[in-house]
Formats: sequence, C1' cells, structure tokens
RNA sequence: GGUCGCAUGGCGCAAUUGGUAGCGCGUAGCUCUGAUAAGGCUAAGGUCGCGGGUUCGAGCCCCGUUGUGACUA
Repeated sequence: GGUCGCAUGGCGCAAUUGGUAGCGCGUAGCUCUGAUAAGGCUAAGGUCGCGGGUUCGAGCCCCGUUGUGACUA
C1' cells in the first nucleotide's frame, strides 16, 4: 500500500427486512437486616466514532474520514 472486520450509557455487549435503542455488570435511592453483604423494587445515564448523502423516517443503506484489529504484499 491492498482486502476484510470492529467503533452503541462508566465497563462488557445486543438491536429481524430501515420504523421512536435495549440486556448484564456498575452507580444512586428505597426496601430487607441487629449491622454489612446478598436478595427485592425504582431511577438516572446514549446527538449509536466523526462529517455529508439517500429516505416521510437511518444504529442499520451510500460516500468520505478518524481510531483499532486480522490477513496479505
């Protein structure tokens, strides 16, 4: 240099054929307990790497770009 993949809450990951983005852990509050932990209930937290395009509508399709990984020369 070329080809292919990955990037989504603090962390690890989902999301069918384009239709209002969820799960686990963690965090906060409440509950439970003699107390802590565990358990139970509730809540907060995301411009989906970035910039454009297509579309009534994009995490998903198209183009560019950044980071990262594998393969190849």

The RNA shown here (transfer RNA) has 73 nucleotides and comes from Tribonema minus. Its mean pLDDT, the model's own confidence on a scale to 100, is 81. Rfam family: tRNA. The family's RNA type in Rfam is transfer RNA. Taxonomically the source falls in Tribonema (Eukaryota, Sar, Xanthophyceae, Tribonemataceae). The RNAcentral record of the sequence draws on ENA and Rfam.